[in-house]
RNA sequence: UAUCUAUCCAGAGCGGCCGAGAGACCUGGCUUGUCGACGCCGCAGCAACCAUCCUGUUCUUCAGGAACGGUGCUCCCGCCAGGACCGAUGGAGC
Numbered sequence: 001u002a003u004c005u006a007u008c009c010a011g012a013g014c015g016g017c018c019g020a021g022a023g024a025c026c027u028g029g030c031u032u033g034u035c036g037a038c039g040c041c042g043c044a045g046c047a048a049c050c051a052u053c054c055u056g057u058u059c060u061u062c063a064g065g066a067a068c069g070g071u072g073c074u075c076c077c078g079c080c081a082g083g084a085c086c087g088a089u090g091g092a093g094c
Base pairs, nucleotide, nucleotide: 001093003092004091005090006089007088008087013043014042015041016040017039021032022031023030025083026082027081028080029079044074045073046072047071049070050069052066053065054064055063056062078086
C1' cells in the first nucleotide's frame, strides 16, 4: 500500500497532560463536550485476528481450551438514513 480475504449490535478503566470541539468523508438528522469531551502519555484491562502450546476430530480440515509474544481495542449498532472505487482492524500478497 493499488490488491485478496475475515470481522465490525459482544467485551474491557483509572490517573496525568491539553483546551474546544467530537462522532472517518459529503448531505440531512441525532447524540455528546469546560461536571474537560476528542487527542497524547502511564499503568491496568478486553479480545482471540496472527504466531505458540494442549485436547478432540470428518486428519493437514474443523471445533474447544491456555495466554508469554505480534497486533488491535477499552462512550454510543461504523450513532441513524442516503451517497461514494466508503471507513477501521487482523491475516496474506506486493